This is a predicted structure of a 268-nucleotide RNA (Bacterial large signal recognition particle RNA) from a soil metagenome. Rfam family: Bacterial large signal recognition particle RNA. The family's RNA type in Rfam is non-coding RNA gene. Its family is annotated with signal recognition particle, plasma membrane targeting and SRP-dependent cotranslational protein targeting to membrane, signal sequence recognition in the Gene Ontology. Rfam's curators write: The signal recognition particle (SRP) is a universally conserved ribonucleoprotein involved in the co-translational targeting of proteins to membranes. The coordinates come from a structure-prediction model, not an experiment, and the mean pLDDT is 77.
RNA sequence: CCGUGCUAGGCGGGGAGCUCGUGGUUUCCUGUACCCCCAAUCCACGUACGGGGGGCUGAACUCCCUUCCGAGGCUCGGACCGUCGUAGAGAAGGCGAUCCGCACGCGGCAAUGAUGGUCGGGUCCUACGCAACGGGAUCUCGUGAACCGAGUCAGGUCCGGAAGGAAGCAGCUCUCAGCGGGCCCUCUCGUGUGCCGUGGGGUCGCCUGGCCUGAGCUGGCGACGGACAUCCGCGCUCUGCGACACCGUGUCGACGAUGGGUGCACGG
Numbered sequence: 001c002c003g004u005g006c007u008a009g010g011c012g013g014g015g016a017g018c019u020c021g022u023g024g025u026u027u028c029c030u031g032u033a034c035c036c037c038c039a040a041u042c043c044a045c046g047u048a049c050g051g052g053g054g055g056c057u058g059a060a061c062u063c064c065c066u067u068c069c070g071a072g073g074c075u076c077g078g079a080c081c082g083u084c085g086u087a088g089a090g091a092a093g094g095c096g097a098u099c100c101g102c103a104c105g106c107g108g109c110a111a112u113g114a115u116g117g118u119c120g121g122g123u124c125c126u127a128c129g130c131a132a133c134g135g136g137a138u139c140u141c142g143u144g145a146a147c148c149g150a151g152u153c154a155g156g157u158c159c160g161g162a163a164g165g166a167a168g169c170a171g172c173u174c175u176c177a178g179c180g181g182g183c184c185c186u187c188u189c190g191u192g193u194g195c196c197g198u199g200g201g202g203u204c205g206c207c208u209g210g211c212c213u214g215a216g217c218u219g220g221c222g223a224c225g226g227a228c229a230u231c232c233g234c235g236c237u238c239u240g241c242g243a244c245a246c247c248g249u250g251u252c253g254a255c256g257a258u259g260g261g262u263g264c265a266c267g268g
Base pairs, nucleotide, nucleotide: 001268002267003266004265005264006263009057010056011055012030013029014028015027016026020046021045022044023043024042034054035053036052037051038050063261064260065259067257068256072252073251074250076248077247078246082244083243084242085241086240087239088238089237090236094234095233098227099226100225101224104222105221106220107218108217109216116212117211118210119209120208121207122206123205124201125200126199127198128197129196130194131193132191133190134189135188136187137186139182140181141180142179143178149174150173151172152171157166158165159164
C1' cells in the first nucleotide's frame, strides 16, 4: 500500500420553553436526516445528551476536534417617524345615518288641461227598508206512552139462571210531551255582513264628475342651506399602554467553509 472480517463512533443539529440542573416529548430555525412504542400539572437521568425493541453503516465525503461565516432565537436599551390593537379625552363636525327647508340639475305628471275657484257625488255617522248569514218558532217527515193517553180489544177475569152486560192485559192502529232529520214558503230575533235602495247629518282630509281659468305641479335622486349629537357606524385630533416594524448592546448558534485527529484481527 492492497484485500477480507470486525469494533469505537454515526444514522441530525440548534434557539426558546420546562427544570435545582441535563436530555426527551412541545414550539421555532436549519434543511433531508433509519423504523416502532412511551411521555405536561409528563418521562428518563444526576455531569446527566431520555427509556425499551429492531435495523443499516462503519475508520472516513460520512466519526471526533479547532477556527471562520452566520439563518434564526433570546436579553437589555434607544427611538418614537410608521402599521395594528387597546383605554381615555375632544371638535369652527369630514363622510355616512336621521329630520327640516329650497326648487338649481336629472326624473315623474301636465294643452287628451297643471294650478286655483265653484257646484255636485262618493268615502264617514245615523234611521228605515231590502238582501245575505245565523238562531228560534211555525210547517213537514220519521220516531215516540209496561200501567198512570185514545180506539179496537183475542185469551183470560167479573156480574148474571140465561139472554146479555162490565172493566180491561198483550197485540194492532193513532196520538201528547219529548227526540231526530228537512227547512221551499210564513213569522220572529240577531249581526265586526253588503259594488244595494231611501231619508237625515257631517266634512273638504282623500278620490271623482260638470263649469270657469290657463301653466304649472311634484320631490323620487343629486346639488345647496340648516338642525341633531350618542362621541358612534366609519373617519379626524390629542394622550397613555402594548405588539410588530426600525436602530444598537450582549449572548446562544443550525447550515456551510477551513485546518487537524481517530482503530483491531488475518492474509498478500